[in-house]
């Protein structure tokens, strides 16, 4: 280099859930707090999936339906990028 791995060292990340005169129409993100868990739970929205419908389009129109250009990477692969040990 490649290939497995989390036993061990050093570490990183950080779920619900809580606070915010934060950002959103919402999904959700963001910050600060907290550890459910993670061997990439770093990064990338390329496929699929899930979600939400602001605007639009139709309807028997207080409302329903349908839909992503929005969102999710800690849903699943797929790029891509690294720490330690072991062959």
């Nucleotide at each position: 280099g490649c290939u497995a791995g989390a036993a061990a060292a050093a570490g990183g990340c950080a779920a619900a859930c809580c606070u915010c005169g934060c950002c959103g129409a919402a999904a959700g993100g963001g910050a600060g707090g907290g550890a459910c868990g993670c061997a990439a739970a770093g990064c990338c929205a390329u496929g699929a999936g899930c979600c939400u419908a602001c605007g639009u389009g139709c309807g028997a129109u207080u409302c329903g339906c349908a839909u992503a250009c929005g969102g999710u990477c800690g849903u699943c692969a797929g790029g891509u990028u690294g720490c330690c040990u072991a062959g």

Predicted 3D model of an 87-nucleotide RNA (c-di-GMP-I riboswitch aptamer) from Paenalkalicoccus suaedae.
The prediction has a mean pLDDT of 88.
The source organism's lineage runs through Bacteria, Bacillati, Bacilli, Caryophanales and Paenalkalicoccus.